A computed fold for a 151-nucleotide RNA from an Anaerolineae bacterium, annotated as FMN riboswitch aptamer (RFN element). Its mean pLDDT, the model's own confidence on a scale to 100, is 80. Lineage of the source: Bacteria > Bacillati > Chloroflexota > Anaerolineae.
[in-house]
RNA sequence: AACAGCCUUCGGGGCAGGGUGAGGCCAGACGAUGGCCAAUUCCCGAUCGGCGGUAGGACGAGACAUGCUCUCGUCGAGCCCGCGAACCAGCAAUGGUAGACCCGGUGCGAUGCCGGGGCCGACGGUACAGUCCGGAUGAAAGAAGGUGGAA
Numbered sequence: 001a002a003c004a005g006c007c008u009u010c011g012g013g014g015c016a017g018g019g020u021g022a023g024g025c026c027a028g029a030c031g032a033u034g035g036c037c038a039a040u041u042c043c044c045g046a047u048c049g050g051c052g053g054u055a056g057g058a059c060g061a062g063a064c065a066u067g068c069u070c071u072c073g074u075c076g077a078g079c080c081c082g083c084g085a086a087c088c089a090g091c092a093a094u095g096g097u098a099g100a101c102c103c104g105g106u107g108c109g110a111u112g113c114c115g116g117g118g119c120c121g122a123c124g125g126u127a128c129a130g131u132c133c134g135g136a137u138g139a140a141a142g143a144a145g146g147u148g149g150a151a
Base pairs, nucleotide, nucleotide: 005147006146007145008144009143010142015045017044018043019042023037024036025035026034027033046131047130048121049120050083051082052081053080057075058074059073060072061071062070063069064067078119079118086097087096088095089094101117102116103115104114105113123134124133125132
């Protein structure tokens, strides 16, 4: 005094409000007609964003040479890179499949900051679902703490 490993705990959010009415029920003569219920899925609109990495920004503290300074800490991407869940193959390890961003500004540098406008979201159920119900009081990426203690 490190890593692996092991243990414990933690580890996902979201349809407000309105429109239409597939369909069903009641009355009526089994008709005409009238009334009621009816999509969180359709339309308008609303709303949500796991984990790790990357950062120019924001906030706080301290320092002093008081400066767009330096140091430390915290936060900072759904659509950049990867991971996980889900699905498929496999005894397993694992592999495969698997969604979405542009413009302007600042700047040495931005798909991340500021401004603006867009887009995406597994499977099964059900009037067609990111948001309801279900697998799931599940699993997992990972986080914190503990243990571990070689060279």